Predicted 3D model of a 1474-nucleotide RNA (small-subunit ribosomal RNA) from a metagenome. It matches the Rfam family "Bacterial small subunit ribosomal RNA". RNAcentral holds the sequence, with entries from SILVA.
RNA sequence: ACGAACGCUGGCGGCGUGGAUCAGGCAUGCAUGUCGAACGGUUCCGCAAGGAACAGUGGCAAACGGAUGAGUAAUACAUAGAUAACCUACCCCUAACUUGGGGAUAGCAUUGUGAAAACGAUGGUAAUACCGAAUGUGAUGCGUCGGUGCUUCCGAUGUAUCAAAGGUGGCCGAAAGGCUGCCGGUAAGGGAGGGGUCUAUGGCCUAUUAGCUAGUUGGUAGGGUAAUGGCCUACCAAGGCAAAGAUGGGUACCCGGGCUGAGAGGCUGGUCGGGCAUAUUGGGACUGAGAAACUGCCCAGACUCCUACGGGAGGCUGCAGUCGAGGAUCUUUCGCAAUGGGGGAAACCCUGACGACGCGACGCCGUGUGGACGAUGAAGGCCUUCGGGUUGUAAAGUCCUGUCACUGGGGAGGAAAGGUAUCGGUAUUAAUACCAUCGAUACUAGACAUUACCCGGAGAGGAAGUACCGGCUAACUCCGUGCCAGCAGCCGCGGUAAUACGGAGGGUGCAAGCGUUGUUCGGAAUCACUGGGCGUAAAGGGUGCGUAGGCGGAUUGUUAAGUGAAAUGUGAAGGCCUGAGGCUCAACCUCAGAACUGCAUUUCAAACUGGCUUUCUCGAGUAUAGAAGAGGUAAGUGGAAUUCUCAGUGUAGCGGUGAAAUGCGUAGAUAUUGAGAGGAACACCAGCGGUGAAAACGGCUUACUAUUUUGUUACUGACGCUGAGGCACGAAGGCUAGGGGAGCAAACAGGAUUAGAUACCCUGGUAGUCCUAGCAGUAAACGAUGUCAACUUGGUGUGGGGAAUUUCGACCUUCUCCGUGCCGGAGCUAACGUGUUAAGUUGACCGCCUGGGGAGUACGGCCGCAAGGCUAAAACUCAAAGAAAUUGACGGGGGCCCGCACAAGCGGUGGAGCAUGUGGUUUAAUUCGACGCAACGCGAAGAACCUUACCAGGGCUUGACAUGUAGGUGACCGAGUAUGAAAGUACUCUUCCCGCAAGGGCACUUACACAGGUGUUGCAUGGCUGUCGUCAGCUCGUGUCGUGAGAUGUUGGGUUAAGUCCCGCAACGAGCGCAACCCCUGUUUCCAGUUACCAGCGGGUCAUGCCGGGGACUCUGGAGAGACUGCCGGUGAUAAAUCGGAGGAAGGUGGGGAUGACGUCAAGUCAGUAUGGCCCUUAUGUCCUGGGCUACACACGUGCUACAAUGAUCGGUACAGAGGGAUGCAAGACCGCGAGGUGGAGCAAAUCCUGGAAAACCGGUCCCAGUUCAGAUUGCAGUCUGCAACUCGACUGCAUGAAGUUGGAAUCGCUAGUAAUGGCGGAUCAGCUACGCCGCCGUGAAUACGUUCCCGGGCCUUGUACACACCGCCCGUCACAUCAUGAAAGAUGAUCUUACCCGAAGUCGUUAUACCAACCGUAAGGAGGAAGGCGCCUAAGGUAGGGUCGUUAAUUGGGAUGAUGUCGGAACAAGGCA
Repeated sequence: ACGAACGCUGGCGGCGUGGAUCAGGCAUGCAUGUCGAACGGUUCCGCAAGGAACAGUGGCAAACGGAUGAGUAAUACAUAGAUAACCUACCCCUAACUUGGGGAUAGCAUUGUGAAAACGAUGGUAAUACCGAAUGUGAUGCGUCGGUGCUUCCGAUGUAUCAAAGGUGGCCGAAAGGCUGCCGGUAAGGGAGGGGUCUAUGGCCUAUUAGCUAGUUGGUAGGGUAAUGGCCUACCAAGGCAAAGAUGGGUACCCGGGCUGAGAGGCUGGUCGGGCAUAUUGGGACUGAGAAACUGCCCAGACUCCUACGGGAGGCUGCAGUCGAGGAUCUUUCGCAAUGGGGGAAACCCUGACGACGCGACGCCGUGUGGACGAUGAAGGCCUUCGGGUUGUAAAGUCCUGUCACUGGGGAGGAAAGGUAUCGGUAUUAAUACCAUCGAUACUAGACAUUACCCGGAGAGGAAGUACCGGCUAACUCCGUGCCAGCAGCCGCGGUAAUACGGAGGGUGCAAGCGUUGUUCGGAAUCACUGGGCGUAAAGGGUGCGUAGGCGGAUUGUUAAGUGAAAUGUGAAGGCCUGAGGCUCAACCUCAGAACUGCAUUUCAAACUGGCUUUCUCGAGUAUAGAAGAGGUAAGUGGAAUUCUCAGUGUAGCGGUGAAAUGCGUAGAUAUUGAGAGGAACACCAGCGGUGAAAACGGCUUACUAUUUUGUUACUGACGCUGAGGCACGAAGGCUAGGGGAGCAAACAGGAUUAGAUACCCUGGUAGUCCUAGCAGUAAACGAUGUCAACUUGGUGUGGGGAAUUUCGACCUUCUCCGUGCCGGAGCUAACGUGUUAAGUUGACCGCCUGGGGAGUACGGCCGCAAGGCUAAAACUCAAAGAAAUUGACGGGGGCCCGCACAAGCGGUGGAGCAUGUGGUUUAAUUCGACGCAACGCGAAGAACCUUACCAGGGCUUGACAUGUAGGUGACCGAGUAUGAAAGUACUCUUCCCGCAAGGGCACUUACACAGGUGUUGCAUGGCUGUCGUCAGCUCGUGUCGUGAGAUGUUGGGUUAAGUCCCGCAACGAGCGCAACCCCUGUUUCCAGUUACCAGCGGGUCAUGCCGGGGACUCUGGAGAGACUGCCGGUGAUAAAUCGGAGGAAGGUGGGGAUGACGUCAAGUCAGUAUGGCCCUUAUGUCCUGGGCUACACACGUGCUACAAUGAUCGGUACAGAGGGAUGCAAGACCGCGAGGUGGAGCAAAUCCUGGAAAACCGGUCCCAGUUCAGAUUGCAGUCUGCAACUCGACUGCAUGAAGUUGGAAUCGCUAGUAAUGGCGGAUCAGCUACGCCGCCGUGAAUACGUUCCCGGGCCUUGUACACACCGCCCGUCACAUCAUGAAAGAUGAUCUUACCCGAAGUCGUUAUACCAACCGUAAGGAGGAAGGCGCCUAAGGUAGGGUCGUUAAUUGGGAUGAUGUCGGAACAAGGCA
């Protein structure tokens, strides 16, 4: 934007517009008639004159108007021309004529046939119907002559042929007739308008349509037509069209214009206008000026209707209307009042053209649905942080207005003309008649229409919806839902806090409409003329030669095709644009202008391009003198090596691999020596060296042959470049035929590997590889870069020439030409990169591209022996596919480095028994959580009840606990009874406080708010924690670099435990981490000195710091010192640092602890606490009793105790530290074998207690065994705690005495006061399952060569198809489902076509002895016509065949798609075989 449709909604008006689909079928009515002034008549009115109506003859019209777009790609259309090749009724002009006869026929009458439609016979009749004759202004044919501008034209002349119709007015007249007007008629000429034919140009797709054509192309003659022409016929010739696309196929009416767009373009052709075509389908002619005729005729076909079955009738793509199909398109209206058309002399008649009405928001335009004031910011709704906000001046209310609609009244314009009547004038005429014409007056005619418009009345009364609100895109909240329901134009939303779904409130947009769908253009520079690309994104042909074509050096003249200018003609109207004007405005309409970018003709110009022409040499080429080379072809020839054969020597292995085996070898291999055979390839030289168009080319020699390059001169004179088709060459592999065959080696066989191994590895081995002759024609045929030419800074190699220099020559050096490399500037590029060998700047020509997949596939065609090649789609499907670069992550990539990571060691685990945790199983319940490292002696620093969250049973319901409001009561506490397992329930006794009062406090009870929840979500959260990891990293500001993501800094050289430090550097600085600061410990000084200490002094004891005292020592606990690579030497860049040394208690962070960067794991925790949402509310809350968390075929983790002699046991003798203690630790004493008991001194602790540490040491026994090892299990007897040890405590004594003799695969900890080993303490706690955990001290080792490997980590670098980041990505078969498609025996349809048969109607030809009025003829007859017959052509139909395009089909092929299928693991990292 729309001829739209659909959904919701809908006040009014104006102007437009409305069957796009089945060119499907149609009921009914209407749409073409008119003329009596052409004619005879019939009927009616009238006394008549006369008038009216009507069937028929006749004339004109019916070929216009109206509808539709099926066909048509040219018999069409548009534009410009031609017609010297033509026609034209009605109309206009010119000039002439309109004389005189004849014979019929319809109507009508009589009559016949038929159901009807209709038709026939006889009789008689008219004309402007029909037919002769006369005349000939003229026209035409023929002949002659002349003219001209093209055989066709014009003029003159001769000859021949050819016309006609009257009607109606007026006047004169008795009539006959005459004069005259108007309308006609005839033959001509011209005009206007209309048409026919021809030419040029222009506008669709397809080459998977490449050849088409026999009346085909042309000629001659004839026919035919209004007219040219193969338009038709005969004959002759063999042409004509086509890559600038013929022929075929598909689609389509064309144009003015319309929509869109800045334009160029793209799409379109409905309404209006011009043209064309069609009229149920096909064919045909008749009539006519005009038709191959929408409402005419004939025939054939299909269909419908009538029928008496014999025959007939019909054609809405006219206006309405109907059915059908469809997403979808109107009234069976009024009127000829206007405009226009037909007929008529006219009045007038006809007109579904047209004018109007109606229906449809289908479109455009206008207008309304009210205006002003109005804050308690009402109520209600919604939200809320509960304060409020918003709806919102919105409403209510007050005061107004009256458009539209409603109602009553008034009321234009569309009417001009014509006609009639009267009057006047003019023309005509003999005429003051008539007729015509002009003017005046009067009358006549409105469908729309209850018109537009104006006035009055009443009353805010009757008049708002729709879509959207995640971004694009203006507009946000709540509730519901919970990957459901649904949304979606693209991105995408929805899995329990959805601004995205549905509803609501609010908001935004538009508004009598708003959305959706469809289509077209735009944006899209996304087919690029304006205006794109091709190294890696899609895209350079494998390479050359060359045809057509395109393009082309310098110069002279000419021409005027291109080009430019001017003029003329045309480019219809309408539309667009501009300016005016008319409807109140606008839409709409009217007028004027401009424009219509086009085409044609004429004239001019001559720069440029083109044509012709003159000359030139620089492009191109030739000759000549050198030079170069794996250029090509053919022939010959050489040595090394492999293999094989023969012979010799020689003996047991050889060969092969990661390791092996198959294989070869005692029949003598391998090894070695000699001789021979044969084939293939040519080491070194050898070089990003050379040659060639590319593919490609490598021993040496010869022959033939081609090319390139340098230098000099001479010659030709643009001979050039590119190149669609075409032709040639063209690796490897493959094919055909014949040779050849040493080595290698697809297939194949065997051996290995493996889960498998149709592979990788090994042993063999055939095609093939080689030659000759052919075919094939493809490659990552790559520089992923077409060919040619010109121009544009450089550096440095190398191959082949030349010049200069030197000059005797060779080097060196410089310059230059042709190749071939590297680096790099400007420029270009998305970047990477490229960069005189361009991917820079330009020119010429060719090829190619237009999202990924399907697919380089199918079908068709061409080529090929085949394999296959070339050309080359679509359906369907996805929202991506791709390029380059960046940051990460990863690699069975690389480099550097670290860590008890490995290695070196010590000791364990894994085997046994027990303890403990987990899984599993069981159960009424075995509560819950934690699950690789980083869950599993974890939450739990302590489950008999409690805890406790679980289960069973019994209870309570404002609740076990908190706060508040209202009402009631006066208690609560305490004591008791009954019942019960308890909780509880029922009941009894006792009983408020302060205050005078008002009231207050407290408690109980009732009701309501609420409490409560270890219910759910750790994936809604806070907080805390684990882990990488105490690893050395993680970042920022400014600057710089890059289009950008980003980079730099942070990389590099050293060094460190360390991004620690130093140096360098487009970086300079900074922050969080590291280190240090803190605590403990190791040495020491000072101070202080009780409960600790005791050297010296004194006292005392059997003995003891026991006492006085002391402040020396130990120790305690305060303050200090001390260590900093500070000093010396070596190394190192003189740095940082490192190595060694001195001193020192301690030496290079002395040892240990605390301290955990940015972040990762949706890691853990809603059951510690907190907390959003959701859920429960006589229960998922709460109380109680009992049970369970303690179960037990089993599996795993973590531990303890052992298996013994480095030991066990008995006895004796030593040496700690750090803790704890009042509901507590408890001494001495007594009892008990013992656990323990009685009792209770002392101690809130350097004082007392725990508390006698153990290993160790000394001595005795045991003597290698299931033991004097080990202690499980079980029995009995006890102790202690506790309401209570049955489920289910610990301990003691006696008895019992299991497994176990050092532990498979595998695996853990530890680098020094460490491991190992020994005991001690504490928390929790009534008691304890503690062998756990957290601490303490005693004794006290071994080893580290080293960084190859395993694991983890850090830095740099590299590759990447990964980014949920390798636990990644991803490929193929198979199986299943769905979809589209190819092939397919066939089946079926449409269309085109070939041959033949048949052949309607009809024209034409022919025949005509049925027959016939006009003319001739007295007549016979003739002329002429003509039914019928025959012939050609021919629609439809038939038979047979072929082509093209569809539809369908058992089966079959691949393709696409589909959360979790199967098998493998092909690709991406060296992807584990690049």